[in-house]
RNA sequence: GCGAGUAUAGUUUAGUGGUAAAAUACAUCCUUGCCAAGGAUGAGUCGGGAGUUCGAUUCUCCCUACUCGCA
Numbered sequence: 001g002c003g004a005g006u007a008u009a010g011u012u013u014a015g016u017g018g019u020a021a022a023a024u025a026c027a028u029c030c031u032u033g034c035c036a037a038g039g040a041u042g043a044g045u046c047g048g049g050a051g052u053u054c055g056a057u058u059c060u061c062c063c064u065a066c067u068c069g070c071a
Stems, first nucleotide, its partner, number of pairs: 001070007010024004018054001026042005047063005
């Protein structure tokens, strides 16, 4: 330099055009003599920009970061 892939909550991952979800972590409460474990509730998320569309996490393009292959 060329090509391919990945980017979603603090962390690990689902979600392929129509209200963004689970586990874990965090906060409050319950349970227990205390801790741990367990239960209930709650807050928190689509890498950045543009385009297509009535509607984009999803489709297209560019950028950024990372990974892989070729030279």
Notes:
Predicted 3D model of a 71-nucleotide RNA (transfer RNA) from Candidatus Paceibacter sp. NCBI's taxonomy places the organism under Bacteria, Minisyncoccota, Minisyncoccia, Minisyncoccales, Candidatus Paceibacter. Its mean pLDDT, the model's own confidence on a scale to 100, is 82. It was read from a public genome assembly. Rfam family: tRNA.